A computed fold for a 71-nucleotide RNA from Haloferula sp., annotated as transfer RNA. The coordinates come from a structure-prediction model, not an experiment, and the mean pLDDT is 81. Its Rfam family is "tRNA". By type it is a transfer RNA. Rfam's curators write: Transfer RNA (tRNA) molecules are approximately 80 nucleotides in length.
[in-house]
RNA sequence: GCGGGCGUGGUUUAGUGGUAAAAUGCGAGCUUCCCAAGCUUGAGUCGAGGGUUCGAUUCCCUCCGCCCGUA
Numbered sequence: 001g002c003g004g005g006c007g008u009g010g011u012u013u014a015g016u017g018g019u020a021a022a023a024u025g026c027g028a029g030c031u032u033c034c035c036a037a038g039c040u041u042g043a044g045u046c047g048a049g050g051g052u053u054c055g056a057u058u059c060c061c062u063c064c065g066c067c068c069g070u071a
Stems, first nucleotide, its partner, number of pairs: 001070007010024004018054001026042005047063005
């Protein structure tokens, strides 16, 4: 240089056109003599920009980052 894959709460991942979700972590409450465990509840997320569409995390283009292959 060329080709391919990946990017989603703090972390690990699901979701692939129609309300963004789970586990774990974090805050608050309940329970307990205290701690741990358990229960309830809350905050927090689609790498950036543009396009298509009534509607984009999802489809298309460009860029950024990471990984793999090839010369």